[in-house]
RNA sequence: GCUAGUUUAGCUUAGAGGUUGGAGCAUCGCAUUUGUAAUGCAAAGAUCAUUGGUUCGAAUCCGAUAACUGGCU
Numbered sequence: 001g002c003u004a005g006u007u008u009a010g011c012u013u014a015g016a017g018g019u020u021g022g023a024g025c026a027u028c029g030c031a032u033u034u035g036u037a038a039u040g041c042a043a044a045g046a047u048c049a050u051u052g053g054u055u056c057g058a059a060u061c062c063g064a065u066a067a068c069u070g071g072c073u
Base pairs, nucleotide, nucleotide: 001072002071003070004069005068006067007066010025011024012023013022018056027043029041030040031039049065050064051063052062053061
């Protein structure tokens, strides 16, 4: 330099064009306990890497950019 892939919550991730983006761990609260842990219940946490486009409608399709990973030279 060329090329393929990945990017969603603090972490691991589901979601393959449709009405509210779910879950596990972690966090906070409550119950339980003499107290902690464990367990149970409940809550909060994502403008879906950035930007532009397509569409009535985009996390999802297309382009560019960025970061990371692999292959070729």
Transfer RNA from Vigna radiata var. radiata, 73 nucleotides, folded computationally. Model confidence (mean pLDDT): 82 of 100. It matches the Rfam family "tRNA". Rfam classes the family as a transfer RNA.